RNA sequence: AUGAAAUAUCGGCAUACUUACUGAAAAGUAAGGACGCAAAACUAUAGGGUCUAACUAAAUUUAUUUACAUGACAGCCAGUUGCAGAU
Numbered sequence: 001a002u003g004a005a006a007u008a009u010c011g012g013c014a015u016a017c018u019u020a021c022u023g024a025a026a027a028g029u030a031a032g033g034a035c036g037c038a039a040a041a042c043u044a045u046a047g048g049g050u051c052u053a054a055c056u057a058a059a060u061u062u063a064u065u066u067a068c069a070u071g072a073c074a075g076c077c078a079g080u081u082g083c084a085g086a087u
């Protein structure tokens, strides 16, 4: 210097839920709260997948149904990057 990598310390993030705000919704932001996570860090135009359906279109018959992201999700898979270092 390179590769693999146990273990430990100091710590980190924050599910569900509640409140407030934004939004048509999905969901997001903030505070509280911790189910869990060794990448639960970043990336939504690298890729796959999932959610919603405002607008638009069609049908139906007066208010619904169906289709569809330009909207959203990375704590779904994934891509990229990173901390510690017994042996």
Base pairs, nucleotide, nucleotide: 004087012037013036017032018031019030020029021028022027035075041080042079043078047077048076049073050072051071056067057066058065059064
Predicted 3D model of an 87-nucleotide RNA (c-di-GMP-I riboswitch aptamer) from Acetobacterium fimetarium.
The organism belongs to Acetobacterium, within Bacteria.
Model confidence (mean pLDDT): 82 of 100.